[in-house]
Context: one part of a larger RNA
């Protein structure tokens, strides 16, 4: 000077109390570990791996195993030779690939030859999801949206180094006052940028019941400005007024110098090191979906605040031309057919919702709670649903009666609880991520204590 302490002040955070709804027992779904196997590819391991990379593993993908091939090579540049290119077809085969036949004969150029393509060869070279993230770069996690981290010139110290950046009030803030051997400065804090809440002008297509409403793009409002009141007459706090908000109005973006030799060589780039008839390529099939058990994140319940039926009502945000698919008609359904309209404020996915609310029935039971697993019948995507796909309808109808130790989230239109979209995507294993809107509580006295963090100050045999 820092780490550090079962030292010591002061402050702050869903960090603890106060509360609310949960995991932790049960099935399911997915990830991980370990087992297993010809493979079960690789990476991620407290917080900061574990619905993570992966916004879509049947085939591909694909990196992994088993066989069946290729070796200048699936792909780039150069050099020779040959033949337009390119289509169609036959036989071997599981394909990859091998043999055979037919049609074609273009485009620039007087020509020789080019281009642009296939197909043979020679070799420099290609190629590698092989290793090293402890050799990078680039990007990210955390501490942390914490308030702090530092320069310059000075001044003090032999020096390391210190002051500045102590201190007293104040703040979400090294925020601002005041104050001072410092005086300024610069990274950060805050503003500055989106998005929501109000009003007004304007526009008016496809919205509009005329005013409204509703899109869309501009302007206006919020500054502790105005008032009391404490404070040092300062920053500032407390209460009021107006007002749509009021003291940072509410949310995102946006993360200093650093730390974890944290994370990635499989996102990409990239030194070095290895392979080179393989650790490249191509195919086929399998695998990544195995399953005795352990752990993570979820779903879906264990019921009457509820289950079932019937009837009526209200959203927002988004997709859509290789797509979204009205109406009608066929089907119990999933689905078919069917073909209007839409490149979309228009037409459609979607009568765009569920939770709600009116009635009806169930009367506490493993049930008309729960749905797990089975058997059958089907749809539909797709060369192709056996390993290994969704959904539909009939039957089966397990566990489970609210969960031990322990633990997790959340302070308001927030949690709880309801359904809705979208992103990959032929199709979907999504119950997962990412947005959207409807219903909408409960608490918070406080900071002993736990955990993390900040200032300062002390000890230290640590650096």
């Nucleotide at each position: 000077a820092g780490a550090c302490g079962g030292g010591a002040a002061c402050c702050c955070g869903c960090a603890c109390a106060a509360g609310u709804g949960g995991u932790g027992g049960a099935g399911c779904a997915u990830g991980u570990g370990g087992u297993u196997u010809a493979a079960u590819u690789c990476g991620a391991c407290g917080a900061u791996a574990a619905g993570c990379g992966a916004g879509g593993a049947a085939c591909c993908u694909c990196a992994c195993c088993a066989g069946g091939g290729c070796u200048u090579g699936a792909c780039a540049u150069c050099c020779c030779c040959c033949g337009a290119a390119u289509c169609c077809c036959g036989c071997a085969g599981a394909a990859a690939u091998g043999c055979a036949g037919g049609a074609g004969u273009g485009c620039c150029g007087c020509a020789a030859g080019g281009a642009a393509u296939g197909g043979g060869g020679u070799g420099a070279c290609a190629g590698g999801u092989g290793c090293u993230g402890c050799a990078u770069g680039g990007u990210u996690g955390u501490c942390g949206u914490c308030a702090g981290c530092u320069c310059g010139u000075g001044u003090c110290g032999u020096g390391a180094g210190a002051c500045g950046u102590a201190c007293g009030g104040u703040u979400a803030a090294g925020u601002c006052c005041g104050g001072u051997a410092a005086c300024g400065a610069g990274c950060g804090c805050a503003a500055c940028c989106c998005u929501c809440a109000u009003u007004c002008u304007g526009u008016g297509u496809u919205a509009c019941u005329u005013u409204u409403c509703c899109a869309c793009a501009g302007a206006a409002a919020a500054c502790u400005g105005c008032c009391c009141g404490a404070a040092a007459u300062a920053a500032u706090c407390g209460g009021g007024a107006g007002g749509a908000a009021g003291g940072c109005g509410a949310g995102g973006a946006c993360g200093a110098c650093g730390u974890c030799a944290a994370a990635u060589c499989a996102g990409c780039a990239u030194g070095g090191c290895c392979c080179u008839u393989a650790c490249g390529c191509c195919c086929u099939g399998g695998g990544c979906u195995a399953c005795a058990c352990a752990c993570g994140u979820g779903c879906u319940a264990c019921a009457a605040u509820g289950g079932c039926c019937a009837g009526c009502a209200c959203a927002a945000a988004g997709g859509g031309u290789u797509g979204c698919u009205a109406a009608g008609c066929c089907g119990a359904a999933a689905g078919g057919u069917g073909g209007a309209g839409c490149u979309a404020a228009u037409c459609u996915c979607a009568u765009c919702a569920a939770a709600g609310c009116u009635g009806g029935u169930c009367u506490c039971a493993g049930u008309u709670c729960g749905a797990a697993u089975u058997g059958a019948g089907g749809u539909c995507u797709g060369c192709a649903a056996c390993u290994c796909g969704a959904c539909c309808u009939c039957a089966u109808g397990a566990a489970g009666c609210u969960g031990g130790a322990a633990u997790c989230a959340c302070u308001a239109g927030u949690a709880a609880c309801c359904g809705u979209g979208g992103a990959u995507c032929a199709g979907c294993c999504u119950c997962g991520c990412c947005a959207c809107g409807g219903u909408g509580a409960a608490u918070a006295c406080g900071u002993u204590c736990u955990c993390g963090g900040g200032u300062u100050u002390u000890g230290u045999a640590c650096u």